[in-house]
This is a predicted structure of a 1503-nucleotide RNA (small-subunit ribosomal RNA) from an uncultured Gammaproteobacteria bacterium.
Its mean pLDDT, the model's own confidence on a scale to 100, is 85.
RNA sequence: AGAGUUUGAUCCUGGCUCAGAUUGAACGCUGGCGGCACGCCUAACACAUGCAAGUCGAACGGCAGCGGGGGAAAGCUUGCUUUCCUGCCGGCGAGUGGCGGACGGGUGAGUAAUGCGUAGGAAUUUGCCAUUAAGAGGGGGACAACUCGGGGAAACUCGAGCUAAUACCACAUAAUCUCUUCGGAGCAAAGAAGGGGAUUCUUCGGAACCUUUCGCUUAAUGAGAAGCCUACGUUGGAUUAGCUUGUUGGUGGGGUAAAGGCUCACCAAGGCGAUGAUCUAUAGCUGGUCUGAGAGGAUGAUCAGCCACACUGGAACUGAGACACGGUCCAGACUCCUACGGGAGGCAGCAGUGAGGAAUUUUGGACAAUGGGGGAAACCCUGAUCCAGCGAUGCCGCGUGUGUGAAGAAGGCCUAAGGGUUGUAAAGCACUUUUAGUGAGGAAGAGAGUAAGUCGGUUAAUACCCGGCUUGCAAGACGUUACUCACAGAAAAAGCGCCGGCUAACUCUGUGCCAGCAGCCGCGGUAAUACAGAGGGUGCAAGCGUUAAUCGGAUUGACUGGGCGUAAAGGGCGCGUAGGCGGUAAGAUAAGUCAGAUGUUAAAAACCCGAGCUCAACUUGGGGACUGCAUUUGAAACUAUCUCACUAGAGUACAGUAGAGGAGAGCGGAAUUUCCGGUGUAGCGGUGAAAUGCGUAGAUAUCGGAAGGAACACCAGUGGCGAAGGCGGCUCUCUGGACUGACACUGACGCUGAGGCGCGAAAGCGUGGGGAGCAAACAGGAUUAGAUACCCUGGUAGUCCACGCUGUAAACGAUGAGAACUAGCUGUUGGUACGUUUAGUAUCAGUAGCGCAGCUAACGCGUUAAGUUCUCCGCCUGGGGAUUACGGUCGCAAGACUAAAACUCAAAGGAAUUGACGGGGGCCCGCACAAGCGGUGGAGCAUGCGGUUUAAUUCGAUGCAACCCGAAAAACCUUACCUACCCUUGACAUCCCGCGAAGCCUGUAGAGAUACGGGCGUGCUCGAAAGAGAACGCGGUGACAGGUGCUGCAUGGCUGUCGUCAGCUCGUGUCGUGAGAUGUUGGGUUAAGUCCCGUAACGAGCGCAACCCUUGUCCUUAGUUGCCAUCUACAUUAGUAGGGAACUCUAAGGAGACUGCCGGCGAUAAGUCGGAGGAAGGUGGGGACGAUGUCAAGUCAUCAUGGCCUUUAUGGGUAGGGCUACACGCGUGCUACAAUGGGCAGUACAAAGGGAAGCGAAGCUGUGAAGUGGAGCAAACCUCAGAAAGCUGCUCGUAAUCCGGAUUGAAGUCUGCAACUCGACUUCAUGAGGUUGGAAUCGCUAGUAAUCGCAGAUCAGCAUGCUGCGGUGAAUACGUUCCCGGGCCUUGUACACACCGCCCGUCACACCAUGGAAGUGGGUUGUACCAGAAGUAGGAGAGCUAACCUUCGGGAGGCAUCUUACCACGGUAUGAUUCAUGACUGGGGUGAAGUCGUAACAAGGUA
Repeated sequence: AGAGUUUGAUCCUGGCUCAGAUUGAACGCUGGCGGCACGCCUAACACAUGCAAGUCGAACGGCAGCGGGGGAAAGCUUGCUUUCCUGCCGGCGAGUGGCGGACGGGUGAGUAAUGCGUAGGAAUUUGCCAUUAAGAGGGGGACAACUCGGGGAAACUCGAGCUAAUACCACAUAAUCUCUUCGGAGCAAAGAAGGGGAUUCUUCGGAACCUUUCGCUUAAUGAGAAGCCUACGUUGGAUUAGCUUGUUGGUGGGGUAAAGGCUCACCAAGGCGAUGAUCUAUAGCUGGUCUGAGAGGAUGAUCAGCCACACUGGAACUGAGACACGGUCCAGACUCCUACGGGAGGCAGCAGUGAGGAAUUUUGGACAAUGGGGGAAACCCUGAUCCAGCGAUGCCGCGUGUGUGAAGAAGGCCUAAGGGUUGUAAAGCACUUUUAGUGAGGAAGAGAGUAAGUCGGUUAAUACCCGGCUUGCAAGACGUUACUCACAGAAAAAGCGCCGGCUAACUCUGUGCCAGCAGCCGCGGUAAUACAGAGGGUGCAAGCGUUAAUCGGAUUGACUGGGCGUAAAGGGCGCGUAGGCGGUAAGAUAAGUCAGAUGUUAAAAACCCGAGCUCAACUUGGGGACUGCAUUUGAAACUAUCUCACUAGAGUACAGUAGAGGAGAGCGGAAUUUCCGGUGUAGCGGUGAAAUGCGUAGAUAUCGGAAGGAACACCAGUGGCGAAGGCGGCUCUCUGGACUGACACUGACGCUGAGGCGCGAAAGCGUGGGGAGCAAACAGGAUUAGAUACCCUGGUAGUCCACGCUGUAAACGAUGAGAACUAGCUGUUGGUACGUUUAGUAUCAGUAGCGCAGCUAACGCGUUAAGUUCUCCGCCUGGGGAUUACGGUCGCAAGACUAAAACUCAAAGGAAUUGACGGGGGCCCGCACAAGCGGUGGAGCAUGCGGUUUAAUUCGAUGCAACCCGAAAAACCUUACCUACCCUUGACAUCCCGCGAAGCCUGUAGAGAUACGGGCGUGCUCGAAAGAGAACGCGGUGACAGGUGCUGCAUGGCUGUCGUCAGCUCGUGUCGUGAGAUGUUGGGUUAAGUCCCGUAACGAGCGCAACCCUUGUCCUUAGUUGCCAUCUACAUUAGUAGGGAACUCUAAGGAGACUGCCGGCGAUAAGUCGGAGGAAGGUGGGGACGAUGUCAAGUCAUCAUGGCCUUUAUGGGUAGGGCUACACGCGUGCUACAAUGGGCAGUACAAAGGGAAGCGAAGCUGUGAAGUGGAGCAAACCUCAGAAAGCUGCUCGUAAUCCGGAUUGAAGUCUGCAACUCGACUUCAUGAGGUUGGAAUCGCUAGUAAUCGCAGAUCAGCAUGCUGCGGUGAAUACGUUCCCGGGCCUUGUACACACCGCCCGUCACACCAUGGAAGUGGGUUGUACCAGAAGUAGGAGAGCUAACCUUCGGGAGGCAUCUUACCACGGUAUGAUUCAUGACUGGGGUGAAGUCGUAACAAGGUA
């Protein structure tokens, strides 16, 4: 510090996700030791049991219990036991009294301020403590305990009697105290202990007295503590906007420790609030903690400060302090006891229990230390605290060994079978012993206290007491401590996550969209580095992962540090309030600002430098810091305030100018329509085409007239005006604003503008008018599968006017207002000035086009900014849900404004790029259309496919680009299929062993494979021989063979197709942030990216063309088997024989054609048009040749091949069957339907091929297929082999025929082991459908179509198919509008699997959350009223009454009791608000393959 994820790719916007750190954590797997920390976050839920606050006998009366002493009695064992008495002593239960239970400890419910934090303040109190001053005199009356009696189950309680005090009460004394009328008045106390010797008293114990210490009273000061007040800060919600009556203030009384409406009476009517009152939700606050570069954000466990609370609610008492956690009273809920009458209780103290929960410990030890309470002290108490236990909960440290060790062991895994890896890892050898274990030793935490001695102080004192020093004494929970030593032995000690990318780390096997994984993107449908296991690797490590949570990354709420033309985002526009901001000069002040000083910012934490535990964590010393607040002293530039000026901003006055600016009134012509009248006749109207409609009752058309309403042609213009909406005939009236010119005046008067007010298109609403045209709704006609639409004919609201409402629009420049600055050029509107006055120049205000810098993601903007800055306002924060719900405000309504959440997705989006596509455009091509010729589709048959059937009908090919295709030949074979019967190292290959050469002839059984037999027969090489070897055969063993089994979506190779279309790319350079562009576009031209020119491109490659073959002309060479003009001979029917080498031909080599020549056009180019010559002319015709790529196109069944499957079968063999089936559908063909023909007869002319298990002549036989025959020929020689159409003649005469030939019967021929399933052909007979073929559709542009025959491959046989060959031989092309396909450029796009794309809504189904809803049930709360416990205050106080007074009667005072006020609980009524639930209902979201349409994206087919 970033990364992944939207796209085919790119840049941007924007969300989601990840890597980091952290935690009081939990869960999963695992777990050796120690140190230091931490440990109910949930039910402030309920609690059994124990403990957590006592202490003081030196305050008191006492003495129940314990110990001692004394006395008495009894038993006896004569020194013991028991009993009784005795407070005499140590002490001490209970009680009186004092101090402490207000601290310490717990918890965070409540509390948004009676709180907390920071900084201040004045009107206060304060036990114990410190200092100081003064005093502590003399009296009195009770009540507990105790005794007696009573009630009660208990808790407890009643009555009578006795008694002490540091308990209580008067009196005295009384100030630096309190009150005061300033004269005065009033207010206190307590003693106890130790020691002492004179004196006094004595009940002989002691007391008085002195002294010391502790205590007591009053007052003052302090320390510490507490109460109160002020300012500022302190969460969210405005879908909470008004709140308040003791409320705000005053006066007076009361009250408090104290100011104060704290309380009461009266008076006034205030107080708070948009800088957010009130209400509501949530929450203890802080130091700090976590995170972060910081600013911030989140948080408030442990530790520390403050607050609040103590079962819930209320209340006071006591006290220095409480409205009191382990006190009291009352009410309530709950639990427990009960004799049913009544009582008891409060763990949010420490342990512990139950419950809740994902989850949080022992009913431990000790007061040894630190601290607290009491005490004079010893000491007692202390679940505070210190320790231990449990828990990997966290942080830190240590260990689980070290060295050596290659045969790179075994095993595992992988493998290309060689090896690699695990891996120096192990084993082995040599060492060490931390920790754990055993044994032994062993600190520090102990300072104080007390006893004795001694010194000093106090004192009358050598007592006592206090302080210092010395010595002694006992005291350690932890603790079997830390630590040290010894012993033994590698001995006892490693796991967890991950390995597709992010993100370090890869292979095998299994699985097969299953099981599963997943933080995001996404993996899994038979070769998964993503699932599961394994091997290996990687990362951390006594832990590792997961989950949850916080910050970070996130500049994703932007103060630091974002935006708003198109991504989310400028308010529809103006006026203007508050507020914010504000020109120039001078002076003053000092609020902001800046500087210094002082105080504070608790400690701890964090940081720096040190120190102590062996290190570290941890602990600890010092330092700085704590950015803040307050006080104070200064400075005066800027802001502010005040004063005084100025004119550049703003405005006023003056003179002009332009204008659809606004309102009202009047006027005008054209046109539509209607009505009236005339002329006139059959149609009009409307459309893509029609129909509805109108018209013979006279329309349309045309002429004249009238009525009425609405709108204002031309002018007219990226012209004008207005704030926007908007404004258009002409005239008048009223009226707003702008601009220009001169400069007179005012003197900052300005800008913006939350709320507020006003204006505000169209549609809509209300009332009343008006209504020509147009026209929602509606009706009809069309279109259509449908057509509630588009089109047509009608037509009502409405459109118009007046008044009122609505208040919204893509109200758009998708661009808020104002100000300043920053190159220009051009057009135009309105002014002004100059001018050599049509031009032009300068300037102001508008309006438009281009453009520099700059900006922008890009597009683009660019003095009219989206540039550079300032001021103010509005708005945005992923998509959907949602221009929504609920609530509120407004509205007559429609609705408008404001405006969420649950849930859901990982995107949604902007700009630009390359493609593809368009029922977009331009240019161009092609038998693409058109123009023609002939077909297919109808018939019969052949053939292939689908379907169906079947035991099997083997398999593949499926739009073009499958379908006479693989198959250039299915009777058996082929053959892969089916049935049956057989074989299992196999039909085939290699290796090993044994036997035998091989081989030939033959028998039996069987459908055959096969099984069982018989006979003959020995070779080759080496070796002397035995024997060995090669090839072959048979038998055997296992490695292996075999598979037309699967996957063409794992592949190679080959092929089809776009397409013989003209395209496809690269290097360097340049442009662009980039994808990419340029080149390759443009102007011409071409069959062509062919060529030329231009050009930020210059070149190059694969394609095109050419080079190759063939054909067309000529020449040369060569003449056999080919040829025969001339010559000879023989035939006269054929070159037959000589011979010839001319011709044809054959087959080798050359020539020829290149826009070369001429002219026109063109740009002088490329080229094109015409012409000449030429056999051929602009590629002469044909062929081979197929760029980058597309279609997961085809083929695992040609072959090859990965993987999978099979192995007595999915392999191999045999026989028979099937591939030939047949209701049908489709494709490709053949033959026809006839006279341009059929039949018969005669007759002419090819080319290219084949031939030895072959072609097969002549001759003979047969009606014929054919048979016989065998000459010749490995073929320019012989043969297949008669070419046919054609031509000549005769016949048929338009008919299902002398057309047509299917089908069937009979008889045959040929091939072949074999023609039944299932061959071809022949003869005779039979003679079906068919009379030119619907919609639709195919081929062809010249030697082509059409037509005619011939040959070949395959092949025993089988050709209407295929591949070739020649014969005869046309028609037409105006042209590119349209259909199809293609190329280039351009445009739009929401497509990129690319239009066979994408995508919308209803309906149906499932699930989810949510709104409404008659209601129902809770919570909180307001108002009014009832009620009123305990308590306090006031009143009453007849009853009761110790201290004081008394005139002795009583009084004062007090108590019980009653009552009033306040008030908790509770109750009634009525509201508000919130939560839950609710039949039914509304929409929303989500969900591989549902229904209906096709709304949007292209002109998306009606933009």
Source information: RNAcentral holds the sequence, with entries from ENA, Greengenes and SILVA. It matches the Rfam family "Bacterial small subunit ribosomal RNA".